[in-house]
Context: one part of a larger RNA
RNA sequence: GGGUUGUUAAGGAACUCGGCAAGUUGACCCCGUAACUUAGGGAGAAGGGGUGCUCAUAGGAAUAUGAGCCGCAGAGAAUAGGUCCAGGCGACUGUUUAGCAAAAACACAGGUCUCUGCUAAAUCGAAAGAUGAAGUAUAGGGGCUGACACCUGCCCGGUGCUGGAAGGUUAAGAGGAGAUGUGAGAGCAUUGAAUUGAAGCCCCAGUAAACGGCGGCCGUAACUAUAACGGUCCUAAGGUAGCGAAAUUCCUUGUCAGGUAAGUUCUGACCCGCACGAAUGGUGUAACGAUCUGGACACUGUCUCAACAGCCCGCCCG
Numbered sequence: 001g002g003g004u005u006g007u008u009a010a011g012g013a014a015c016u017c018g019g020c021a022a023g024u025u026g027a028c029c030c031c032g033u034a035a036c037u038u039a040g041g042g043a044g045a046a047g048g049g050g051u052g053c054u055c056a057u058a059g060g061a062a063u064a065u066g067a068g069c070c071g072c073a074g075a076g077a078a079u080a081g082g083u084c085c086a087g088g089c090g091a092c093u094g095u096u097u098a099g100c101a102a103a104a105a106c107a108c109a110g111g112u113c114u115c116u117g118c119u120a121a122a123u124c125g126a127a128a129g130a131u132g133a134a135g136u137a138u139a140g141g142g143g144c145u146g147a148c149a150c151c152u153g154c155c156c157g158g159u160g161c162u163g164g165a166a167g168g169u170u171a172a173g174a175g176g177a178g179a180u181g182u183g184a185g186a187g188c189a190u191u192g193a194a195u196u197g198a199a200g201c202c203c204c205a206g207u208a209a210a211c212g213g214c215g216g217c218c219g220u221a222a223c224u225a226u227a228a229c230g231g232u233c234c235u236a237a238g239g240u241a242g243c244g245a246a247a248u249u250c251c252u253u254g255u256c257a258g259g260u261a262a263g264u265u266c267u268g269a270c271c272c273g274c275a276c277g278a279a280u281g282g283u284g285u286a287a288c289g290a291u292c293u294g295g296a297c298a299c300u301g302u303c304u305c306a307a308c309a310g311c312c313c314g315c316c317c318g
Stems, first nucleotide, its partner, number of pairs: 001313008010304002014302001019299001027051005036041001038147001052069007070074001082297007089289002094106002110145007122131003148284004153214003158211002160207005167202003173196002178191005215233005242276001243273001254270005
């Protein structure tokens, strides 16, 4: 000097990106326990008190009650929740990057669309065959969403899918008007128009919990401002409910309010949404979370500011 393990006056997060780390709490008994809630929970909420030994009484006993005794200390050592408030995300238990990520990612029950009538669809396989399934639409496959509650608006013009079959287009094939070569000719050979000819495409409809999409400009009210209102252009239709500086807001530390002595974070509002928005789900939500964010109490060597000690290592002297 380093590592590791302890202890520490006064203060108590002033440390720091951040209470990271450490500490606080801790067992059992009694009392007591809020908002909210899906009425189950929340909850060990929170917050208090007790705990040894002796004797007596009651009791079968565990124990209970009373009286007394000892210590600084009675769960006498060790093992053994810190708590609360608010918000984001995900309902939950679960799963995951074997070896830097455990999460808001995946899964999930539930919802919905779609395919499939059984030699099913789908999948593996040149095939045989197998899975599906020794199942049969309350079944099986695929896609999306993701408990629950309230809901899920408008657009079918494009792309896709489904249905339709009148017309147009359309291959091989059928057809054979003609034409060409050759030949004395019969022929042989080559070429070949009309016509006929399926699905598909064009076409006509349907379909968005299919892929997707969901406007601009100008004017207007007796202060001003704003525009319920009007005009006009374009579109398939012009974003409804709800939410909103948000895991989304560039300008931006937006503005106001709360909390602080002081708050680019946080919470509640506002809405001018650069560029939210309804199963690529919207908005809420009790419970849950080694999740993320902000705050508070308790507690502490995180810090003010360092000191001392045990053990180990290094170094120095002998």
Molecule: large-subunit ribosomal RNA, domain IV
Organism: Candidatus Soleaferrea massiliensis